[in-house]
Molecule: SAM riboswitch aptamer (S box leader)
Organism: Salinibacillus xinjiangensis
RNA sequence: UUCUUAUCCUGAGAGGUGGAGGGAAAUGGCCCAAUGAAUCCUCGGCAGCAGGUUCUUGUGUGUAAACAGGAAUACUGUGCCAAAUCCAUCAAGCAUUUAGCUUGAAAGAUAAGAA
Numbered sequence: 001u002u003c004u005u006a007u008c009c010u011g012a013g014a015g016g017u018g019g020a021g022g023g024a025a026a027u028g029g030c031c032c033a034a035u036g037a038a039u040c041c042u043c044g045g046c047a048g049c050a051g052g053u054u055c056u057u058g059u060g061u062g063u064a065a066a067c068a069g070g071a072a073u074a075c076u077g078u079g080c081c082a083a084a085u086c087c088a089u090c091a092a093g094c095a096u097u098u099a100g101c102u103u104g105a106a107a108g109a110u111a112a113g114a115a
Stems, first nucleotide, its partner, number of pairs: 001115008013043004021032003026089004044081003049077003052073008085107001090104005
């Protein structure tokens, strides 16, 4: 980098640094930002995706091992800590007469596995 699968209206910020941008990209909106953006550092926190640990159910058996499921737990690997992935964009359906709702797709993010 590509592919596959799962999830994406939950949750969780302070200090320092820095000095004008940021919210992935494009367009249109709407926001955040000198009461200090991005970046980087420290500390703190959130979270059960994978591993670990504990408990538990079933299969199984040699009252094993092993396998499958469930629950708990931030110990490990990541990730994350404004707003739904901030909203829309493409398609279908519904409603409506000027603007809305639902579903799906696309794109993206994260995790696990594979190449």